[in-house]
RNA sequence: GAGUUUGAUCAUGGCUCAGGACGAACGCUGGCGGCGUGCUUAACACAUGCAAGUCGAACGAUGACCUCCGUGCUUGCACGGGGUGAUUAGUGGCGAACGGGUGAGUAACACGUGAGUAACCUGCCCCCCACUCUGGGAUAACCUCGGGAAAUCGGGGCUAAUACCGGAUAUGAGUUUCCACCGCAUGGUGGUUUCUGGAAAGUUUUUCGGUGGGGGAUGGACUCGCGGCCUAUCAGUUUGUUGGUGAGGUAAUGGCUCACCAAGGCGAUGACGGGUAGCCGGCCUGAGAGGGCGACCGGCCACACUGGGACUGAGACACGGCCCAGACUCCUACGGGAGGCAGCAGUGGGGAAUAUUGCACAAUGGGCGAAAGCCUGAUGCAGCGACGCCGCGUGAGGGAUGACGGCCUUCGGGUUGUAAACCUCUUUCAGUAGGGAAGAAGCGAAAGUGACGGUACCUGCAGAAGAAGCGCCGGCUAACUACGUGCCAGCAGCCGCGGUAAUACGUAGGGCGCAAGCGUUGUCCGGAAUUAUUGGGCGUAAAGAGCUUGUAGGUGGCUUGUCGCGUCUGCCGUGAAAAUCCAGGGCUCAACUCUGGACGUGCGGUGGGUACGGGCAGGCUAGAGUGUGGUAGGGGAGACUGGAAUUCCUGGUGUAGCGGUGAAAUGCGCAGAUAUCAGGAGGAACACCGGUGGCGAAGGCGGGUCUCUGGGCAACAACUGACGCUGAGGAGCGAAAGCGUGGGGAGCGAACAGGAUUAGAUACCCUGGUAGUCCACGCCGUAAACGAUGUGCGCUGGAUGUUGGGGGGCGUAGCCCUUCAGUGUCGUAGCCAACGCGGUAAGCGCACCGCCUGGGGAGUACGGCCGCAAGGUUGAAACUCAAAGGAAUUGACGGGGGCCCGCACAAGCGGUGGAGCAUGUGGUUUAAUUCGAAGCAACGCGCAGAACCUUACCAGGGCUUGACAUGGGCAGGAUUGGCCGAGAGAUCGGCUUUCCCCGCAAGGGGCCUGCUGCACAGGUGCUGCAUGGCUGUCGUCAGCUCGUGUCGUGAGAUGUUGGGUUAAGUCCCGCAACGAGCGCAACCCUCGCCUUCAGUUGCCAGCACGUUUGGGUGGGCACUCUGGAGGAACUGCCGGUGACAAGCCGGAGGAAGGUGGGGAUGACGUCAAGUCCUCAUGGCCCUUAUGUCCUGGGCUACACACGUGCUACAAUGGCGGUGACAGAGGGAUGCGAGGCAGCGAUGCCGGGCUGAUCCUCAAAAGCCGUCUCAGUUCGGAUUGCAGCCUGCAACUCGGCUGCAUGAAGGUGGAAUCGCUAGUAAUCGCGGAUCAGCACGCCGCGGUGAAUACGUUCCCGGGCCUUGUACACACCGCCCGUCACACCAUGGGAGUUGGUUCGACCUGAAGCGGGUGCGCUAACCCUCACGGGGGGUAGCCUGCCACGGUCGGGUCAGCGACUGGGGUGAAGUCGUAACAAGGUA
Repeated sequence: GAGUUUGAUCAUGGCUCAGGACGAACGCUGGCGGCGUGCUUAACACAUGCAAGUCGAACGAUGACCUCCGUGCUUGCACGGGGUGAUUAGUGGCGAACGGGUGAGUAACACGUGAGUAACCUGCCCCCCACUCUGGGAUAACCUCGGGAAAUCGGGGCUAAUACCGGAUAUGAGUUUCCACCGCAUGGUGGUUUCUGGAAAGUUUUUCGGUGGGGGAUGGACUCGCGGCCUAUCAGUUUGUUGGUGAGGUAAUGGCUCACCAAGGCGAUGACGGGUAGCCGGCCUGAGAGGGCGACCGGCCACACUGGGACUGAGACACGGCCCAGACUCCUACGGGAGGCAGCAGUGGGGAAUAUUGCACAAUGGGCGAAAGCCUGAUGCAGCGACGCCGCGUGAGGGAUGACGGCCUUCGGGUUGUAAACCUCUUUCAGUAGGGAAGAAGCGAAAGUGACGGUACCUGCAGAAGAAGCGCCGGCUAACUACGUGCCAGCAGCCGCGGUAAUACGUAGGGCGCAAGCGUUGUCCGGAAUUAUUGGGCGUAAAGAGCUUGUAGGUGGCUUGUCGCGUCUGCCGUGAAAAUCCAGGGCUCAACUCUGGACGUGCGGUGGGUACGGGCAGGCUAGAGUGUGGUAGGGGAGACUGGAAUUCCUGGUGUAGCGGUGAAAUGCGCAGAUAUCAGGAGGAACACCGGUGGCGAAGGCGGGUCUCUGGGCAACAACUGACGCUGAGGAGCGAAAGCGUGGGGAGCGAACAGGAUUAGAUACCCUGGUAGUCCACGCCGUAAACGAUGUGCGCUGGAUGUUGGGGGGCGUAGCCCUUCAGUGUCGUAGCCAACGCGGUAAGCGCACCGCCUGGGGAGUACGGCCGCAAGGUUGAAACUCAAAGGAAUUGACGGGGGCCCGCACAAGCGGUGGAGCAUGUGGUUUAAUUCGAAGCAACGCGCAGAACCUUACCAGGGCUUGACAUGGGCAGGAUUGGCCGAGAGAUCGGCUUUCCCCGCAAGGGGCCUGCUGCACAGGUGCUGCAUGGCUGUCGUCAGCUCGUGUCGUGAGAUGUUGGGUUAAGUCCCGCAACGAGCGCAACCCUCGCCUUCAGUUGCCAGCACGUUUGGGUGGGCACUCUGGAGGAACUGCCGGUGACAAGCCGGAGGAAGGUGGGGAUGACGUCAAGUCCUCAUGGCCCUUAUGUCCUGGGCUACACACGUGCUACAAUGGCGGUGACAGAGGGAUGCGAGGCAGCGAUGCCGGGCUGAUCCUCAAAAGCCGUCUCAGUUCGGAUUGCAGCCUGCAACUCGGCUGCAUGAAGGUGGAAUCGCUAGUAAUCGCGGAUCAGCACGCCGCGGUGAAUACGUUCCCGGGCCUUGUACACACCGCCCGUCACACCAUGGGAGUUGGUUCGACCUGAAGCGGGUGCGCUAACCCUCACGGGGGGUAGCCUGCCACGGUCGGGUCAGCGACUGGGGUGAAGUCGUAACAAGGUA
């Protein structure tokens, strides 16, 4: 920096990603080289080999080779002696304490850093001084004997030394006395004086060596300051403990050890305990500050199978030494022995995982040696591993018919792609051949001497020849298509993909990134300002302790002096090297390496400065406190007391109810309630005053009086003189409920009981009612203890109330000005995510405290503390989620509010729901009953008309380039018409007839048919959730938006809200808005009035004719009418009202009056609404079938259910009669006059009409008569018979007629529909579709009502506002129990193990002490024997490891059963919360 909470926004906040790093591992892949690096796990166990020896110039011995002499003696061989002296076991010296490994232990002076040692040691090395005299006794080797399997041991005998021992000498060392000088102290240095211990040889010489002393260097030891982990759910710890005196011990200080004395020491600045851990230079990361790490390299420490111990030595308590104990392994003759790879290789094991049983001492370094030299798994090299870093290569240039192939495609092409082929070049690396180093200094008389290595490097040769993968491609994040799959398989770091068009899975093509590597996993830092010192917060997001007091601590007014601790500065020492950075050099470059510089922010010393902080000493009064006289107050405690009201008791009056609720009931009441009057009892609370008024630290405090008592405020300025602020722990106070003991108990009232409500009602409502509420004393210690705002101080515009006090002015019931202290409201700047806060800050600062760090788990568990208990306080983890949460915005919603509209209700009229029938649907049935439509907005809908056709469905029979389109080839001449046969037909077979155009002709063209094969046709097959188009619906509702401006961080707001008004976002006014668009309205059509034009097929007033009495004819267009064009209506006029507006109300005129009636017209959008079966269309599917043709059947079924209708149930009617009156349509395979036949449907003949002419055409309700309330003269279903019509054909399955039949039905339950005027109702007429078929649909006219008080309610809608946990938007969201599955966890009788503590027992090796009658070469005495001295085995004792017993602490594992928790798909029960969430 990005992604992720939301419809969107801002902020909070977590999670995640992009970067870098690694001793890594895993997956796929792998050409070369250089430099590095490689058991992070089992400090597990180890076979085998090697890793520490060397010196003969320390010594005795051995004595090869060579040589000299001699003997046996000719050579030759043998023997003896001398010389030389290879070799080595042993004695002795030095080394083995270095080098190498590991990180177990250790939280410590272990490490780092800086000091100190006057409290110390130091082999080999360097410098200086002095010396190196004289004696002695042993012992290994060796010889011999013996034990033992072995390891190895014992006895006897001989021998040497640079082995061991005695003595002399002593400048010096130690010690005693005295003196001088010096030091921070203990003390040190120098001089004087008394007493005690040492030397070794070799050589020709030089050399090398030895001893004592002093100094240096190196290495070490000890002490101290400071620094660096987690945990307080570890708060107290300690008995050699802390100190002293004395002694012992050590190289040395010291409780290091011991005896005695004292009672101290450490700890909240974290002792003690627990957990973890080697520390550092450094490494990684980071801008830095920090954070993490401590591999390789370097310094220090610790360890060496585990534990203990000492010996030797200059140095060890000793990796490749010793002793003991333990575990383990091996050998064994069973008696006893041997061993320690955390050295280098290597093996097993563990593990995700880490190499060769290599070469060489050539170099560097180490040990020994005089040296040569020997030893050296240190080291130098090589091997293995892409483990890391760095470098190189896998070719370069040209090359477009943009080849083939692949993939995609809109079929045109695009892409792979100059990529390849092909042409011209090059040869690094690898290969091969030849040449071939430096590293060598040194050593040695010389010769000679390189592990790496025939390596690096150089040269030649051949040939593009041998050398590319991995990850990714939805966003973050660079890179896209196709196919497969179909919530499957799978992916996934987060968000999330996958349910038939997946750029997210798998594959392919293409692309992007890196490249001998690329990804994944793990870990660390970063991003994360997400622990915030730099650099965060706490009103509502997580977060101010309920309040006060006060300890430690932190912090602190003005001024003077002083110190110089902090602080600032110069210089000195140190801060190892390596590393890092800079500059330069060397490997061809780089990595790597060398040289120099910087850095090392630190510590110590020293000189200087003194403003500020601090210490010390002093002064001051502004902070703080005291005092004096005042003042307000429900501040606190105790005692006393008052009236009103409720209840109860007694008595009186009085009678049938009272009470209670939404409505009731339980309850009380004739045994007298309620009501009412009087009297009494008792408890609790204090009306009015009363007030965002007062007091108190908070909790809290309210009748009155008295007593005691705390604090505040103002005035004065007398006193003290910084005495202040905050406050971890601590202490006190602390509502209500609750607990204990004892009282009290009127009212109210958890629990409980009853009555209701309800599906239930363990609730809400009602009637009762116990604890409790009250008092005293004692606990509890928590609250939304809230201003959700810690305390204190200072600073920073105002306005306006109110409480308490002071001052002043005036015109004094009072008003005004001013000043302190409180308490409110509004607001400036500023702050804030916003809301909001705003001198009572959430502004600007200071001081101190408390608290927060994602949600859940959880304020839970365990542990501690407190409590009588209830419980409180402190307070986790596993696991789980990608969010949880805040403020504000736009919607939607509310059993929120306001305003308004609509046949929405109401008021009316007529229906539906009941019957029969028609029609559509569901269901069922069926071979099929084709398909679609589904609340309103599917259901007389698609269908403006299913007998065949339609037709998509079913059965059967056929066809396969096809019923239909285009293209190719061949044949024909037609297409077509007519006829015959088979068949259910499709179809098949046969006969017959005949083309057009141009051209003289040949020929060409067109058209059609048949055959053939391929491209293709075809599909009412699927997906309306892939789509276009069209349509429904909200809704003809009044809304929906935009530009610019303004406001807001932003989503957004404003405009569009407000006041009026309208049918209307219609108009007016106002307004940070001003305008505009789509809608509204108007413009369009039609009806209603008038004018004008025109006058046939329409009309006939006037004039004629004619009578067949019909505008029929002449004639005429006046009227009607027709159909063109105009006019007319605009709140224009008057009155009232209103803001003088918009408008509204009334009136006049007018055919019409306030959009005149009707129609057309449907904003942004909603419903993934409907339609792939109208059409079009992507994708998928079928292709001798899901296509196509045909016959028959089905879509017409029928126990049922629903919708929509028709006809009725009758007298407002039926029936009969009767030359009243329409409108709008339609008509040539048509309408059909008229005539004839038939009871009729209809049939036959047929004038006229392509229509203002003819036909349809009869209109019907109307009027007159009759019937007289009945299943009828109502009603017509159903059924029988007989007919008519259409049509190829009326069986399934048409319509009509006549005769006969005469069902249900007597006005329709709950419920529900339409309609506000020429409307409802009622009456008929026409049309589309159509051969025929209409109760449906679309139109037309005739007759022609009733009612609307009104907007409370139901439904739908509009605007404003409010709440919201909703946004898929209330058909929303969401809680808890129960059931099931899984996961982690607490308790748990116990059980197992680790660790640790206390007490006691035991007591190896060793060391210390004692003893030491046994043993004993050196010295002393003795001629000798022997004795002495000294030492020592043994024994005793002290300490002590392992081990044992008992009892605790602590941690962990398992645990029947059990508790809650989390997660899980559509389980069960309810509805708690979100709206007034239906009881806030």